Predicted 3D model of RNase P RNA and transfer RNA as a complex of 475 nucleotides. It holds a member of the Rfam family "Bacterial RNase P class A". Rfam describes the family as follows. Ribonuclease P (RNase P) is a ubiquitous endoribonuclease, found in archaea, bacteria and eukarya as well as chloroplasts and mitochondria. By type it is a ribozyme. Its mean pLDDT, the model's own confidence on a scale to 100, is 78.
RNA sequence: CCAGACGGCCGGAUGGCCGCCUUCGGCGCGGUUCGCCGCGCCGGGGGAGGAAAGUCCGGGCUCCACGGGAACACGGUGCCGGGUAAUCCCCGGCGGGGGCGACCCUAGGGAAAGUGCCACAGAAAGCAAACCGCCCGCCGUAGCGCCCAUGGCGCGAAGGCGGGUAAGGGUGAAAGGGUGCGGUAAGAGCGCACCGCGUCCCCGGCGACGGGGGCGGCAUGGUAAACCCCACCGGGAGCAAGACCAAGUAGGGGCGGCAUGCCGGGAUAUUCCCGGCGGGUGGGUUUCCGCGCCGUCGCCCGGGUCGGUCGCACGAGGCGUCCGGUAACGGGCGUCCCAGAUGAAUGGCCAUCUCCCGCCUUGGCGGGAACAGAACCCGGCUUACAGGCCGUCUGGCACU
RNA sequence: GGGCGCUUAGCUCAGCGGGAGAGCACACCCUUCACACGGGUGGGGUCGUAGGUUCAAUCCCUACAGCGCCCACCA
Numbered sequence: 001c002c003a004g005a006c007g008g009c010c011g012g013a014u015g016g017c018c019g020c021c022u023u024c025g026g027c028g029c030g031g032u033u034c035g036c037c038g039c040g041c042c043g044g045g046g047g048a049g050g051a052a053a054g055u056c057c058g059g060g061c062u063c064c065a066c067g068g069g070a071a072c073a074c075g076g077u078g079c080c081g082g083g084u085a086a087u088c089c090c091c092g093g094c095g096g097g098g099g100c101g102a103c104c105c106u107a108g109g110g111a112a113a114g115u116g117c118c119a120c121a122g123a124a125a126g127c128a129a130a131c132c133g134c135c136c137g138c139c140g141u142a143g144c145g146c147c148c149a150u151g152g153c154g155c156g157a158a159g160g161c162g163g164g165u166a167a168g169g170g171u172g173a174a175a176g177g178g179u180g181c182g183g184u185a186a187g188a189g190c191g192c193a194c195c196g197c198g199u200c201c202c203c204g205g206c207g208a209c210g211g212g213g214g215c216g217g218c219a220u221g222g223u224a225a226a227c228c229c230c231a232c233c234g235g236g237a238g239c240a241a242g243a244c245c246a247a248g249u250a251g252g253g254g255c256g257g258c259a260u261g262c263c264g265g266g267a268u269a270u271u272c273c274c275g276g277c278g279g280g281u282g283g284g285u286u287u288c289c290g291c292g293c294c295g296u297c298g299c300c301c302g303g304g305u306c307g308g309u310c311g312c313a314c315g316a317g318g319c320g321u322c323c324g325g326u327a328a329c330g331g332g333c334g335u336c337c338c339a340g341a342u343g344a345a346u347g348g349c350c351a352u353c354u355c356c357c358g359c360c361u362u363g364g365c366g367g368g369a370a371c372a373g374a375a376c377c378c379g380g381c382u383u384a385c386a387g388g389c390c391g392u393c394u395g396g397c398a399c400u
Numbered sequence: 401g402g403g404c405g406c407u408u409a410g411c412u413c414a415g416c417g418g419g420a421g422a423g424c425a426c427a428c429c430c431u432u433c434a435c436a437c438g439g440g441u442g443g444g445g446u447c448g449u450a451g452g453u454u455c456a457a458u459c460c461c462u463a464c465a466g467c468g469c470c471c472a473c474c475a
Stems, first nucleotide, its partner, number of pairs: 001396010012353007020047012049371001053382002056380005061238004067289006074234005079093005094108001095106004109229002114227002116223003131169002133165007143155005177195006196218001197216008242310004252301007261277006279294004303474003317336008354369007401471007410424004418455001426442005448464005
């Protein structure tokens, strides 16, 4: 210098003027249940993001009954160890695959518990099989050879029959280990070596797993992002959750499910009250314990309102530093308070600079500023993104 | 803001991993004097897009895009 890998960060800057939302303080006016509330003016503070997005995971919070145990169903996760409030996330490893390399990818439990599927092609697709070929035996045509020659004997392409084989060909995504040597009629784990696989033992590691040795000639094809099995996890709904105030209306109607029972006491009373038992009902189902209610649950058609307050911003919070840990992360100390709208604020103009594009041309002119915008809040993932900065590392070339 | 569903021919929709289909529409032929009806033949598909699992994907998984539906409070 060229090509590349990984990680982190920024994502227009400064100043002036005019506005918007919110919060705090002061003053004034009005109201007041004397707590405070509303309006106006002045001054101070704060005012979008790395993804605020998709809503794909996990939590906080709220309600559903403050609930608890068991079984089933349903859903999810899936190598090992760790982190965390928690996770399908993150970190560190293991195995497999790719790259010369830095490094990258990986839903990666179980297919010798069972079931299903493997189309077409092919002989055969799951208790394996034998199409072509190869080899052996028998028969034997053409042909050839020999002889004691119109006949006999032998060899025998093709062909037929019977068997062997799984090397080779062919089909397929996949054909019951792979390569090589030996062996054989041809072949074959038939024998041997190496590799793979299975199993046993030893060593290392918390573990996934790795290394070594012995034995077995191979049994066990693939598919679980098919059912399933194993292990672990999970109650449902969501801030339009939910709480309160104000206003207004008809606590209205229909359909359906389950239940609407008994005993004792009080009282003038079959209406009312108290107690007990039973029943029903209340979160996917069933059941048990306990609790609430006495009618309750579900669906549909109707009536009224379109106001306000809280939830709602101090939090698994930000920044700095030290310590522990390879790291994710955890702990200590110091410091800071940092958006809260509700038709919904976070904007506009000017000047200088930065970057990009175009034109003339070497300095001006014109245009433009990526993706995108909070709405209860966090931790992740994924997706979108102009341009730029920093660090570590790899391969190559040149020079010293 | 939150929750859920759908995407296959021009339109409306089927399709339980191996061949992409039905009805209507469209083109042509027959029928008719002509049109309609009827009968027959035929064309037309990136299965919304991109990855992954599998020998094989419209179908199973993931991400993205587009379209649609529902959810206020009071008595």